[in-house]
RNA sequence: UUCUUAUCAAGAGAGGUGUAGGGACUGGCCCUUUGAAACCUCGGCAGCGGGUUCUUUUAGAAUACUGUGCCAAUUCCAGCAAAAUGAUUCUUUAAAGAUAAGAC
Numbered sequence: 001u002u003c004u005u006a007u008c009a010a011g012a013g014a015g016g017u018g019u020a021g022g023g024a025c026u027g028g029c030c031c032u033u034u035g036a037a038a039c040c041u042c043g044g045c046a047g048c049g050g051g052u053u054c055u056u057u058u059a060g061a062a063u064a065c066u067g068u069g070c071c072a073a074u075u076c077c078a079g080c081a082a083a084a085u086g087a088u089u090c091u092u093u094a095a096a097g098a099u100a101a102g103a104c
Stems, first nucleotide, its partner, number of pairs: 002103007013042005021031003025079004043071003048067003051063005075096001081092002084089001
């Protein structure tokens, strides 16, 4: 990098450096000099893999110890297709994306 599987309506921020962008892409809509991104420190959330403990043991539950991940807005909304409505809204499902585990 590619492929497979699972999940994505919940949850969780302060300080320092830095100084103009950021929210994957496109359109929209937002965040941001009352300080964006990035980096550092500390803190927090979470049960995906491992570990530990418990149980009614094809498994379930608890635990932040370990490997990751995450901490504005539903993955911020839409993107393709279909149903309903009727000129807009809503529902479902793909695609794309993110994360974890596995494979090459």